Annotation: Model confidence (mean pLDDT): 84 of 100. The RNA shown here (c-di-GMP-I riboswitch aptamer) has 86 nucleotides and comes from Propionigenium maris DSM 9537. The RNAcentral record of the sequence draws on Rfam. It matches the Rfam family "c-di-GMP-I riboswitch aptamer". Its family is annotated with cyclic-di-GMP binding in the Gene Ontology. Lineage of the source: Bacteria > Fusobacteriati > Fusobacteriaceae > Propionigenium > Propionigenium maris.
């Protein structure tokens, strides 16, 4: 340096649920709580994917359809990185 994650040390993150708050929603924040995670760190203003549809457009008796400028990094990807066998 590369690959890998067997055992271990130091430390880290925190799913669902619940409470409070924000938001049209997806979802987010704080607290609690640990399902799990070796990148569950970072990147969503320019890789793919997924979710939502306020506004806009279409349709319109009603019902509805399309759309991101809104989100998701704990989907893949990119990128940086702790410890350690080899």
């Nucleotide at each position: 340096u590369u690959c890998u994650g067997a055992a271990a040390a130091a430390g880290g993150c925190a799913a669902a649920g619940c409470a409070g708050g924000g938001g049209a929603a997806a979802c987010c924040c704080u607290g609690u709580g640990a399902c799990g995670c070796a990148a569950a760190g970072c990147u969503a203003g320019a890789g793919g994917g997924u979710c939502u549809a306020a506004g806009u457009c279409c349709a319109c008796c009603u019902a509805g359809g399309a759309u991101a400028u809104g989100a998701c990094a704990g989907c893949c990807a990119g990128u940086u990185g702790c410890c350690a066998c080899a």